[in-house]
RNA sequence: GCUGCAGUAGCUCAGUGGUAGAGCACCUCAUUGGUAAUGAGGAGGUCGAGAGUUCAAUUCUCUCUUGCAGCA
Numbered sequence: 001g002c003u004g005c006a007g008u009a010g011c012u013c014a015g016u017g018g019u020a021g022a023g024c025a026c027c028u029c030a031u032u033g034g035u036a037a038u039g040a041g042g043a044g045g046u047c048g049a050g051a052g053u054u055c056a057a058u059u060c061u062c063u064c065u066u067g068c069a070g071c072a
Base pairs, nucleotide, nucleotide: 001071002070003069004068005067006066007065010024011023012022013021018055026042027041028040029039030038048064049063050062051061052060
C1' cells in the first nucleotide's frame, strides 16, 4: 500500500428496513443476627463519525476513523 472482518448498555454479545434486547455487573426492597446466595422491582444506549437512498436506517450505499487478520 491492497483486501476481508469487527465497532450496539460498565463488560460479553443478539437484533440485518418500522422509533433496541439478553446474560453478568450496578441501584432499591424482601429474606438473614450480619454477609453471601436467592426472590421482586429499577436505572443505564445520539447503535464509532459524517453524508446519501427511503415515508422510515442499528440494518442498504459511500467516505473517514479505531481494532484484528491476510497478502505484498
This is a predicted structure of a 72-nucleotide RNA (transfer RNA) from an uncultured Rhizobiaceae group bacterium. The coordinates come from a structure-prediction model, not an experiment, and the mean pLDDT is 82. The sequence was found in a public genome assembly. It matches the Rfam family "tRNA". It is annotated as a transfer RNA.